[in-house]
The RNA shown here (Bacterial RNase P class A) has 358 nucleotides and comes from an uncultured Desulfobulbaceae bacterium. Rfam family: Bacterial RNase P class A. The family's RNA type in Rfam is ribozyme. Gene Ontology terms of the family: dimeric ribonuclease P complex, tRNA processing and ribonuclease P activity. It was read from a public genome assembly, where an Rfam model found it. Model confidence (mean pLDDT): 75 of 100.
RNA sequence: UGGGGUGGGCACAUGGUCGCUCCGGCGUUUUGCCGGGGAGGAAAGUCCGAACUCCGCAGGGCAGAAUGGUUCGUAACGCGAACACCGGGUAACCGGGGGAAAGUGCCACAGAAAACAGACCGCCCGGCUUGACCGGGUAAGGGUGAAACGGCGAGGUAAGAGCUCACCGCCCGGCUGGUGACAGUCGGGGCACGGCAAACCCCAUUCGGAGCAAGACCAAAUAGAGAGACGAUUGAGGGCUGCCCGUCCGAGGUCUCCGGGUAGGUUGCAAGAGGUGCCGGGCGACCGGUAUCCCCAGUGAAAUGAUCAUGGCCCCGGCAACGGGGAACAGAAUUCGGCUUAUCGCUCACCCCAUUUU
Numbered sequence: 001u002g003g004g005g006u007g008g009g010c011a012c013a014u015g016g017u018c019g020c021u022c023c024g025g026c027g028u029u030u031u032g033c034c035g036g037g038g039a040g041g042a043a044a045g046u047c048c049g050a051a052c053u054c055c056g057c058a059g060g061g062c063a064g065a066a067u068g069g070u071u072c073g074u075a076a077c078g079c080g081a082a083c084a085c086c087g088g089g090u091a092a093c094c095g096g097g098g099g100a101a102a103g104u105g106c107c108a109c110a111g112a113a114a115a116c117a118g119a120c121c122g123c124c125c126g127g128c129u130u131g132a133c134c135g136g137g138u139a140a141g142g143g144u145g146a147a148a149c150g151g152c153g154a155g156g157u158a159a160g161a162g163c164u165c166a167c168c169g170c171c172c173g174g175c176u177g178g179u180g181a182c183a184g185u186c187g188g189g190g191c192a193c194g195g196c197a198a199a200c201c202c203c204a205u206u207c208g209g210a211g212c213a214a215g216a217c218c219a220a221a222u223a224g225a226g227a228g229a230c231g232a233u234u235g236a237g238g239g240c241u242g243c244c245c246g247u248c249c250g251a252g253g254u255c256u257c258c259g260g261g262u263a264g265g266u267u268g269c270a271a272g273a274g275g276u277g278c279c280g281g282g283c284g285a286c287c288g289g290u291a292u293c294c295c296c297a298g299u300g301a302a303a304u305g306a307u308c309a310u311g312g313c314c315c316c317g318g319c320a321a322c323g324g325g326g327a328a329c330a331g332a333a334u335u336c337g338g339c340u341u342a343u344c345g346c347u348c349a350c351c352c353c354a355u356u357u358u
Base pairs, nucleotide, nucleotide: 001354002353003352004351005350006349007348008347009346010345012311013310014309015308016307017306018305020038021037022036023035024034025033026032040329044340045339047338048337049336050335051334052211053210054209055208064207065206066205067204068203069083070082071081072080073079085096086095087094088093098202099201103200104199105196106195107194120142121141122138123137124136125135126134127133128131150168151167153165154164155163169191170189171188172187173186174185175184176183177182215267216266217265218264226257227256228255229254230253237249238248239247240246274293275292276291277290278289279288280287281286313326314325315324316323317322
């Protein structure tokens, strides 16, 4: 200098004008003034795990669901860290996940054969009727396929074959190292054990249900179990009325209490598994201590906007001055921890490879 890998950060800034919304104060009761607060890295998808709440629950089992290398971390997790193995990459680094020698099932097309092996071409032996022949041996070679019944070399043989041997692979057992996954090594066996579990299934672990429209409190209205008072022609109560008289209606009824909990209101609900700085422990995820409080969105269908100016950023044109254009994804709704997905761009740190110069 060029190319690449991994992990972070930011999400235009300042000011003016006009608006929206919440809280506090003041004035008024139509509403106005002053001060302060007002989206995100994902607020999203609602995919996991929790807090909180109500219901259920002696204990156990079946069914069902989820997870799946090991050891840690965490309140918990299907999340994270480190490590091991397998695969990819020159490398930094990236991706993967129990079991296919318990059983059942499936393996398109092609191919002779797709799993108790089998034999199309070929190779070898024998036979005769000498052929596109018949019988036998073989699986080294060819061909098909995503995959062909260990690989490769030598011996061996009629041709061949784990038939035999060395190495590699595989299986079984021991030893050593490691908390462990696993690794290394020694001995034995003799080639069985093709693939698929996001096919059924098996093994291990975990799992009660519903969710803030949860739930709690206050409480107009309506139904109604109950209690008390008054009342039946000598009339409770009601209408006409400002009141009295009067008149009309009038009875298992009127009133009060209790009870009930709809509309509505309050709460849950904004300061917590909190952030930041420093010190200490740990490879790391993370943990412990200490200081400090910046911590001030919140309306149950939902406010957080528009515009102008200046400056910065990016693109195009231009030697320059300058001119023109552009700036994403998205938007809180009980609250946290994750994952996943969307995103114009800008920027930082570390690492790898190649090349050049010293």